Context: one part of a larger RNA
Molecule: large-subunit ribosomal RNA, domain I
Organism: Pseudomonadota bacterium
RNA sequence: UGCAUCUGGUGGAUGACUAGGCGAUCGGAGGCGAUGAAGGACGUGGUACGCUGCGAUAAGCCAUGGGGAGCUGCGAACAAGCUUUGAUCCGUGGAUGUCCGAAUGGGGAAACCCACCGCUUUGCGGUAUCGCAUACUGAAUACAUAGGUAUGCGAAGCGAACCCGGGGAAUUGAAACAUCUCAGUACCCGGAGGAAAGGAAAUCAACCGAGACUCCCUGAGUAGUGGCGAGCGAAAGGGGACCAGCCCAGUGGCAAUUGCGUAACAACCGGAACUGUCUGGAAAGGCAGACCAAAGAAGGUGAUAGUCCUGUAUGGGUAAAAAGCGCAAUUGUCCUUGAGUAAGGCGGGACACGUGAAAUCCUGUCUGAACAUGGGGGGACCAUCCUCCAAGGCUAAGUACUACCGAUCGACCGAUAGUGCACCAGUACCGUGAGGGAAAGUUGAAAAGCACCCCGAUAAGGGGAGUGAAACAGACCUGAAACCGGAUGCAU
Repeated sequence: UGCAUCUGGUGGAUGACUAGGCGAUCGGAGGCGAUGAAGGACGUGGUACGCUGCGAUAAGCCAUGGGGAGCUGCGAACAAGCUUUGAUCCGUGGAUGUCCGAAUGGGGAAACCCACCGCUUUGCGGUAUCGCAUACUGAAUACAUAGGUAUGCGAAGCGAACCCGGGGAAUUGAAACAUCUCAGUACCCGGAGGAAAGGAAAUCAACCGAGACUCCCUGAGUAGUGGCGAGCGAAAGGGGACCAGCCCAGUGGCAAUUGCGUAACAACCGGAACUGUCUGGAAAGGCAGACCAAAGAAGGUGAUAGUCCUGUAUGGGUAAAAAGCGCAAUUGUCCUUGAGUAAGGCGGGACACGUGAAAUCCUGUCUGAACAUGGGGGGACCAUCCUCCAAGGCUAAGUACUACCGAUCGACCGAUAGUGCACCAGUACCGUGAGGGAAAGUUGAAAAGCACCCCGAUAAGGGGAGUGAAACAGACCUGAAACCGGAUGCAU
């Protein structure tokens, strides 16, 4: 030095576990905000660093309902207290709620600085902007108007997706590329609701007829469209879901208010039935004999529990307010059938339809009817026939979505997986910034977390002793391999 065996170290794979995720079903809720939100800053505890809670009334205050023996949140303790005169805790309602933030008295480098006015003056209240309404005032300029002032009401900002509208790409595909495609997508802006939009035929159909709208299946990758390339791509009809019709002067609709009636909803309560023995540290396991079951879902308990605990089936309880629904009353509002419209020219756009034979719809521009004895449509256009009545308005359900709440489930994951985050994570850290973005779970049934003694530096670390089933469970489950030692044997 190598090989073999044994024995350690290092390391953290593997196994087991789950407090967290992922997906789904059903239901709820579908908003919060000038009565100051979302989100923060700073405070707040006997000691108080972080988290959580809360706001100078500051881990809390008041009322009320529940509950019934412990409690003063967590890491984490000590001290001092509270509580059957019912605490802590849970539900509901209320009070307080610094400063910033739409932030709104002015300013501003957010959480800071500086004001004015009024009042009952340790203080409280008011003072932004815009819109609407009303009143007053009021120029050039006589009436007036513009403007100004005051009061009242409203708006604003935030939020995941879904929805409607206004704008609107490019990569890409066409194996290049320009029409075309990607796509009316991404993105930007405006607006709304719990849904939105649409909606009661100037619709389809085809000589038979249907009868608002929306959504699904089909029709159908059909008919079409298309440098007839790449591609794009209907409708009627049929089958379903759901169904609802109305108004423009009235026996009406809509909105608001008031009164009466009414269902559901919280915390929470009751809730059956097992013992002995054996092994063991521990019984829920084995053995023996019982019991309950409208309850043998699940979780916990020192190993695997229907009958130990929490529960489960089932039964009960549930105030006020708000909201919903029904009925009634009151008040307010809504006006006569739709002309600069239909249609046409030019230019665009939308329709599955790229100008095409191009109907239909929208309109920038120029023209411009008829008046039910009328008008529109039936894919150029004309006739016949059929069908409908534009240029006013409202309308539930079926449909879309899930940031959020509750219940339940999984041939979903099990710590390099599953969310980026099971853990004080959008943290540490990186970046001027937009932004990027981790690692990190497990002692034990119970801390019983090693009193005391010894070595050592009043260390670290170790040896005894003790606890424990186990300490090679001592900051820890198991503890593979690479890698590094020691012992023994063999070889050199």